Transfer RNA from Alligator mississippiensis, 74 nucleotides, folded computationally. The source organism's lineage runs through Eukaryota, Eumetazoa, Craniata, Euteleostomi and Alligator. It matches the Rfam family "tRNA". Gene Ontology term of the family: triplet codon-amino acid adaptor activity. The family's RNA type in Rfam is transfer RNA. Model confidence (mean pLDDT): 82 of 100. A source record names the gene tRNA-Ile-AAT-5-1. RNAcentral holds the sequence, with entries from GtRNAdb and Rfam.
RNA sequence: GGCACUGUAGCUUAGCUGGUUAAAGCACCUGUCUAAUAAACAGGAGAUCCUGGGUUCAAAUCCUAGUAGUGCUU
Numbered sequence: 001g002g003c004a005c006u007g008u009a010g011c012u013u014a015g016c017u018g019g020u021u022a023a024a025g026c027a028c029c030u031g032u033c034u035a036a037u038a039a040a041c042a043g044g045a046g047a048u049c050c051u052g053g054g055u056u057c058a059a060a061u062c063c064u065a066g067u068a069g070u071g072c073u074u
Base pairs, nucleotide, nucleotide: 001073002072003071004070005069006068007067010026011025012024013023019057028044029043030042031041032040050066051065052064053063054062
């Protein structure tokens, strides 16, 4: 240099045959319980989905350029 894959909450992932509130586990916060902590139970906050552009009535999802990482190859 070429090709492929990946980027979604603090972390790990689901959702990617386009459809209206983006889901879950761990972590975090509050409460109950306890002498106290943990566990358990109940509740809560947190991501406009890597960035720009395009297609569409509608985009995390399709197309495109860029960007970061990983792998293969020269």